[in-house]
RNA sequence: GCCGCCUUGGCUUAGGGGUAUAGCGCUUCCUUGGUAAGGAAGAGGUCCCGGGUUCGAACCCCGGAGGCGGCU
Numbered sequence: 001g002c003c004g005c006c007u008u009g010g011c012u013u014a015g016g017g018g019u020a021u022a023g024c025g026c027u028u029c030c031u032u033g034g035u036a037a038g039g040a041a042g043a044g045g046u047c048c049c050g051g052g053u054u055c056g057a058a059c060c061c062c063g064g065a066g067g068c069g070g071c072u
Base pairs, nucleotide, nucleotide: 001071002070003069004068005067006066007065010024011023012022018055026042027041028040029039030038048064049063050062051061052060
């Protein structure tokens, strides 16, 4: 230098055009004499950045950034 893949709550992730999922963690409550376990409810993400397409974009297209791998 060229090519491919990845980037979504604190962590691991689902999602393949129509108001963003789950598990763990966190908060509150129930249960207990108390703790753990168990149960219920809740908070938390402008989906890496910029532009384009579209009535509508996390999702499609272009450019950029970061990470991983391959080729030279």

Source information: The prediction has a mean pLDDT of 82. Predicted 3D model of a 72-nucleotide RNA (transfer RNA) from Thermoplasmatales archaeon ex4484_30. It matches the Rfam family "tRNA". Gene Ontology term of the family: triplet codon-amino acid adaptor activity. Rfam's curators write: Transfer RNA (tRNA) molecules are approximately 80 nucleotides in length. The RNAcentral record of the sequence draws on ENA.